A computed fold for an 86-nucleotide RNA from Salirhabdus euzebyi, annotated as c-di-GMP-I-GGC riboswitch aptamer. The organism belongs to Salirhabdus, within Bacteria.

[in-house]
RNA sequence: CUAGAUAAAGGCAAACUUGCUGAAAAGUAAGGACGCAAAGCCAUGGGUCUAAAGUCAUGCUGACUAAGAUUGCCAGGUUGCCAAUG
Numbered sequence: 001c002u003a004g005a006u007a008a009a010g011g012c013a014a015a016c017u018u019g020c021u022g023a024a025a026a027g028u029a030a031g032g033a034c035g036c037a038a039a040g041c042c043a044u045g046g047g048u049c050u051a052a053a054g055u056c057a058u059g060c061u062g063a064c065u066a067a068g069a070u071u072g073c074c075a076g077g078u079u080g081c082c083a084a085u086g
Base pairs, nucleotide, nucleotide: 002086003085004082011036012035016031017030018029019028020027021026034072040078041077042076044075045074046073047070048069049068050067054064055063056062057061
């Protein structure tokens, strides 16, 4: 440096439940652990989800989309703990 362990120390926390925020996706706090070596940080590219407002069609509604969400979907950028063995 790179791969990274039936190692050690420490860390994060899915589903679900409750409160709050939001139109929604979802976020957030507490409880809770399925997992995680970047499950630290950044919506830059792709994916996925929502779409109150807008456009078009339209009887309740549907399609598209400004916009929003997700880094625990993938890639990229950036910082970083430990460390057997090769």

Record summary:
Rfam family: c-di-GMP-I-GGC riboswitch aptamer. Its family is annotated with cyclic-di-GMP binding in the Gene Ontology. The sequence was found by an Rfam model in a public genome assembly.